[in-house]
Molecule: transfer RNA
Organism: Candidatus Martarchaeota archaeon
RNA sequence: GCGCCAGUAGUCUAGGGGUAGGACAUCGCCUUCCCAAGGCGACGACCCGGGUCCGAUUCCCGGCUGGCGCA
Numbered sequence: 001g002c003g004c005c006a007g008u009a010g011u012c013u014a015g016g017g018g019u020a021g022g023a024c025a026u027c028g029c030c031u032u033c034c035c036a037a038g039g040c041g042a043c044g045a046c047c048c049g050g051g052u053c054c055g056a057u058u059c060c061c062g063g064c065u066g067g068c069g070c071a
Stems, first nucleotide, its partner, number of pairs: 001070007010024004018054001026042005047063005
């Protein structure tokens, strides 16, 4: 330099045109003499810019970052 893949919450991840879901973590309540475990609840996210579309996290183009391969 070229090609391919990936980027979603503090962390791991599902979803690939129509309200973004789960787990862990955090916080609150219940339970307990206290802690842990458990139950219930709350908070929290689509890498950036542009395009297409009634509507984009999803499709297209460019960029950035990371990984793999070739040179």